[in-house]
Molecule: RNase P RNA; transfer RNA
Organism: Actinomycetes bacterium
RNA sequence: GGGGCAGGCCGGGUGACCGCGUGCUCCCGCGAGGGGGCCCGAGGAAAGUCCGGACACCGUAGGGCAGGGCGCUGGGGAAAUCCCAGACGGCGAAAGCCGAUGGAAAGUGGAACAGAAAGCAAACCGCCACCGACGUUUCUCCGGAGACGCCGGUGGUAAGGGUGAAACGGUGGGGUAAGAGCCCACCAGCGUCAUGGCGACAUGACGGCUGCCAAACCCCGCCCGGUGCAAGGCGAACAGGUCCCGCUACCAGGCGGCCCGCCGAGGGGCCGGGUACGCCGCCAGAGCCGCCGGGAGAUCGGCGGCCUAGACAGAUGGUCACCCUCGACAGAAUCCGGCUUACAGGCCUGCUACGGAA
RNA sequence: GGGCGUAUAGCUCAGCGGGAGAGCACUCGCUUCACACGCGAGGGGUCGCUGGUUCGAUCCCAGCUACGCCCA
Repeated sequence: GGGGCAGGCCGGGUGACCGCGUGCUCCCGCGAGGGGGCCCGAGGAAAGUCCGGACACCGUAGGGCAGGGCGCUGGGGAAAUCCCAGACGGCGAAAGCCGAUGGAAAGUGGAACAGAAAGCAAACCGCCACCGACGUUUCUCCGGAGACGCCGGUGGUAAGGGUGAAACGGUGGGGUAAGAGCCCACCAGCGUCAUGGCGACAUGACGGCUGCCAAACCCCGCCCGGUGCAAGGCGAACAGGUCCCGCUACCAGGCGGCCCGCCGAGGGGCCGGGUACGCCGCCAGAGCCGCCGGGAGAUCGGCGGCCUAGACAGAUGGUCACCCUCGACAGAAUCCGGCUUACAGGCCUGCUACGGAA
Repeated sequence: GGGCGUAUAGCUCAGCGGGAGAGCACUCGCUUCACACGCGAGGGGUCGCUGGUUCGAUCCCAGCUACGCCCA
């Protein structure tokens, strides 16, 4: 220097004028409200609603079954399908990146087509042994015997061929009638033991000889009550008629998969009337920033400082001027922690390999 | 704002992980004087998109996209 990788940050700026929303304050108004001044006023994703909580109600949210979710190990965290560190596997030359990664030696099941055979054994071609028939040929003591070929039968075999995504561990050697973990060496896997590690696991020795799928059912371990701020509470307004069930309990009812347990004096149907208004929840919080300390890190502790949207038809915009690198994705609606997805361009730090110069 | 569901041929829908199918519609032929009905044959698909699991995905899993339903 250009390239790669990882982490962090920013995401137009300044000024003037006009406009909008909350809050505070002053003035006007009986009031609703109006006007002036001051402060503040979208994001890293406010998004998807994929996880987890806070909070609220349902029944104190308790047990069991069913159902659902998650799944290497250790740690962090309120919790999590989150984060950090490590293990193992894969990719890369490296920095590094990716991984739903428990169990197939508990059981059930699946593997289309092809193929002999898809899980515990089996045998289409082939190879080998024996027996029998036939043919050719050699020998002959003329009775037969041997060799080769071919056909059939019985048995052995799984090396080779062929099929397939996958063929009963792989490669090489020995061995054998032919063969085979039958034996041996190395390699992969499994089990037992030893050593190291908190652990996942790693290394070594010995042993027998060994397939895949659990993002199939399932088994094991852990977790989960339901509904969601349109939850829910207060006020205002409207407030009638009729019917049914129940009232100390053993099923009126209280959630809505079921049961147990618990609560329990009011509960429900139909017709009619009426509203969609005001206030709270509703923003000071698992908050943000800085420094110090512990830790490898996620993160934790201490001290100091700051207040930083809160609407309810829903505010955060427009115009002009100057500057630059000419501005992407995108707009809060109960709040918070994560994940995922979208995103023009720019800045900083560290690492890695290559090239050049001294 | 919150909670759910669906996507397969032109339309309406099926589809135990191994051939992409049915009815209607479309095209051609037969039938008829002609049309309809009927009979026979045929064409037509990125299974919404992108990844992952698997030997193999419409199907299982994840993320996007579009559409629909419910809650005052």